[in-house]
The RNA shown here (c-di-AMP riboswitch aptamer (ydaO/yuaA leader)) has 153 nucleotides. The coordinates come from a structure-prediction model, not an experiment, and the mean pLDDT is 75. It matches the Rfam family "c-di-AMP riboswitch aptamer (ydaO/yuaA leader)". Gene Ontology terms of the family: regulation of gene expression and cyclic-di-AMP binding. The model forms 96% of the base pairs in the Rfam consensus.

RNA sequence: CACGCAAAAUCGCUGAGCCUUUUAUUAAGGGGCGGGGGAACCAAACGUGGAUAUCCAUACCAUCCACACGGGGUGAAUCUCGAUUUAUCGAGUAGGGUGACUCUUACAUCCGAAUCCGUCAGCUAACCUCGUAAGCGUUUCAAGAGAGGCAAC
Numbered sequence: 001c002a003c004g005c006a007a008a009a010u011c012g013c014u015g016a017g018c019c020u021u022u023u024a025u026u027a028a029g030g031g032g033c034g035g036g037g038g039a040a041c042c043a044a045a046c047g048u049g050g051a052u053a054u055c056c057a058u059a060c061c062a063u064c065c066a067c068a069c070g071g072g073g074u075g076a077a078u079c080u081c082g083a084u085u086u087a088u089c090g091a092g093u094a095g096g097g098u099g100a101c102u103c104u105u106a107c108a109u110c111c112g113a114a115u116c117c118g119u120c121a122g123c124u125a126a127c128c129u130c131g132u133a134a135g136c137g138u139u140u141c142a143a144g145a146g147a148g149g150c151a152a153c
Stems, first nucleotide, its partner, number of pairs: 011137004018031005032132006042122001047067006070120001071117004079092005095111005101146005106140001
């Protein structure tokens, strides 16, 4: 000097997940931010099959039985194709993030999950209610325009 690893602090990233009061630490409040339920209007149109009921058929209504991987929420995280050991892999993709002020334009790079409700919820004022976690360490100090800070005088 270079590379790698580890720790601490500062700083930074995804995310709603931060600040503050009391307690003095198993908790309780407030503010901020975020989510769900919930009128009118608007939108939507009552799951499928069978049986009963009726003189027959169809339709409607009611009852019973069976079936549903039905339906919905949070989130960027949806969909397509192929392979295949049938529960995994691969290639893409709607969509989303990062490259250390903002915007635009390029370039590079990453994610494209998980989980909850339990047959049920469109929108939705008033109103009701819930959360305030978890996990990490980027760096073209790119170009253009703009903003701000520091220092010197």